[in-house]
RNA sequence: ACGUGCUCCGGGGUCGGUGUAAUUCCGAACCGGCGGUGACAGUCCGCGACCCGAUCGCCUCGGCGGUCGGUUGAUCUGGUGAAACUCCAGGACCGACGGUGAAAGUCCGGAGGGGAGGCAGCACGC
Numbered sequence: 001a002c003g004u005g006c007u008c009c010g011g012g013g014u015c016g017g018u019g020u021a022a023u024u025c026c027g028a029a030c031c032g033g034c035g036g037u038g039a040c041a042g043u044c045c046g047c048g049a050c051c052c053g054a055u056c057g058c059c060u061c062g063g064c065g066g067u068c069g070g071u072u073g074a075u076c077u078g079g080u081g082a083a084a085c086u087c088c089a090g091g092a093c094c095g096a097c098g099g100u101g102a103a104a105g106u107c108c109g110g111a112g113g114g115g116a117g118g119c120a121g122c123a124c125g126c
Base pairs, nucleotide, nucleotide: 002125003124004123005122006121007120008118009117014028015027016026017025029106030105031095032094033047034046035045036044042093043092051070052069053068054067055066056065057064058063075091076090077089078088079087097109098108099107
């Protein structure tokens, strides 16, 4: 170096307002998984998660799991430069499902779950 197994790895609601009631609305805040890329990306390309379907297996009949497929949000202007929708300046925008005394990216829940990927760790093999 390579192979196998195991482990690890997601951030963010604070203050004020209205109200019977809101960390859900309003004003101001805060956050940004993984790989790629002529140069550092929530908004480019792709992956994962969530959701849906088919199929197979298991089941305490509630569901759970494997495989395959589908679905899947949002960026502009100026500057620098050989090169940037990635940097700098400014202005925007986006964020599964279920729950809730009132509408949730930030609260609670499925989840002590799943998971891409990793020049992350350990063990064994070679």

A computed fold for a 126-nucleotide RNA from Propioniciclava flava, annotated as FMN riboswitch aptamer (RFN element). The coordinates come from a structure-prediction model, not an experiment, and the mean pLDDT is 81. Taxonomically the source falls in Propioniciclava (Bacteria, Bacillati, Actinomycetota, Propionibacteriaceae).